[in-house]
RNA sequence: UAGCUCAGUUGGUAGAGCAUGGCGCUUGCAACGCCAGGAUGGUGGGUUCGUUUCCCAC
Numbered sequence: 001u002a003g004c005u006c007a008g009u010u011g012g013u014a015g016a017g018c019a020u021g022g023c024g025c026u027u028g029c030a031a032c033g034c035c036a037g038g039a040u041g042g043u044g045g046g047u048u049c050g051u052u053u054c055c056c057a058c
Base pairs, nucleotide, nucleotide: 003018004017005016006015012049020036021035022034023033024032042058043057044056045055046054
């Protein structure tokens, strides 16, 4: 760090639960099952081939 709560232990194109939407099921709702969308990672710099990950300022 996704609407909320949080993971991400040696830097390699970010995940989970809940929530949300759709479908199935139901007379209907809920529950349950399946699927989907959503993060430019507080802001600005620096280092690096590359940073959520290291350094600095606010």
Molecule: transfer RNA
Organism: Salmo salar